[in-house]
């Protein structure tokens, strides 16, 4: 110096153009004498910016972080 990959919620993963989901965790009730398990209910995310498109997590460029190669 070039080449691929990868970026969703506290963590760990779905969603292959059409209302962003689940597992944990976490708040709040219940349930129990208490405390864990267990039931209900909630908050809480698309790496940043542009493009195309009636609509982008999703397709393109580019940045930027981090993983691998190669010189």
């Nucleotide at each position: 110096g070039c080449g691929g990959g990868u970026a969703u919620a506290u963590a760990u993963u779905a969603a292959a153009g059409g209302u962003a989901a689940a597992u944990u965790g976490u708040a709040u009730g219940c349930c129990u004498u208490c405390c864990a398990a267990g039931c209900a209910u909630g908050a809480g995310a698309u790496a940043u910016g542009a493009g195309u498109u009636c609509a982008a997590u999703u397709c393109u460029c580019a940045u930027u972080a981090c993983c691998c190669g190669c010189u």